[in-house]
């Protein structure tokens, strides 16, 4: 310099064009004599900007930031 792949919750993984799930931590409640197991419940994300679509985490282009290759 050039080619490939990745980006989703605080942290790990889903979701092959139909309006985002689950586990782990994290708050609250229940149970206990007090935890701690346990059980209910809350809250939290689709890297950024464009574009295609009635609709995009999903297609495409471009940044950005990681891994890999090539020489």
């Nucleotide at each position: 310099a050039g080619g490939g792949a990745a980006u989703u919750a605080g942290g790990u993984u889903a979701a092959u064009g139909g309006u985002a799930a689950a586990c782990c931590c994290a708050g609250g409640g229940c149970c206990u004599u007090c935890a701690a197991a346990g059980u209910c419940u809350u809250a939290a994300a689709c890297g950024g900007u464009g574009g295609u679509u009635c609709a995009a985490u999903u297609c495409c282009a471009u940044c950005a930031u990681u891994c890999u290759u090539u020489g």
Overview
Model confidence (mean pLDDT): 83 of 100. Transfer RNA from Negombata magnifica, 71 nucleotides, folded computationally. The source organism's lineage runs through Eukaryota, Opisthokonta, Metazoa, Porifera and Negombata. It matches the Rfam family "tRNA". By type it is a transfer RNA.